[in-house]
A computed fold for an 89-nucleotide RNA from Orenia metallireducens, annotated as c-di-GMP-I riboswitch aptamer. It was read from a public genome assembly, where an Rfam model found it. The prediction has a mean pLDDT of 81. The source organism's lineage runs through Bacteria, Bacillati, Bacillota, Halobacteroidaceae and Orenia. Its Rfam family is "c-di-GMP-I riboswitch aptamer". Rfam links the family to the GO term cyclic-di-GMP binding.
RNA sequence: UUUUGCAAAGGGCACACUUACUGAAAGGUGAGGUCGCAAAACUGAGGGUCUAAGGUAUAACUAUAUACUAUGAUUGCCAGAUUACCAAA
Numbered sequence: 001u002u003u004u005g006c007a008a009a010g011g012g013c014a015c016a017c018u019u020a021c022u023g024a025a026a027g028g029u030g031a032g033g034u035c036g037c038a039a040a041a042c043u044g045a046g047g048g049u050c051u052a053a054g055g056u057a058u059a060a061c062u063a064u065a066u067a068c069u070a071u072g073a074u075u076g077c078c079a080g081a082u083u084a085c086c087a088a089a
Stems, first nucleotide, its partner, number of pairs: 002089004012037002017032006035076001041082001043080001046078002048074003054069006
């Protein structure tokens, strides 16, 4: 330097759920929790997925209903960019 993560060591992260706050919602943040993760570190340009406040259309006729729509989210859905611990070969 490259490849790999069967074994070892020291550590790291934290699903569901509970709770507080926040948001129109999806969701997010803190605390507890520990299903899992060798990049479950970081980024958010691509695809996927979720939501629909606002907007548009239709019905209705002023109360609302339905459909579409991301400028809202998700990266622990996938692939990508960048960087990194330990060990083995």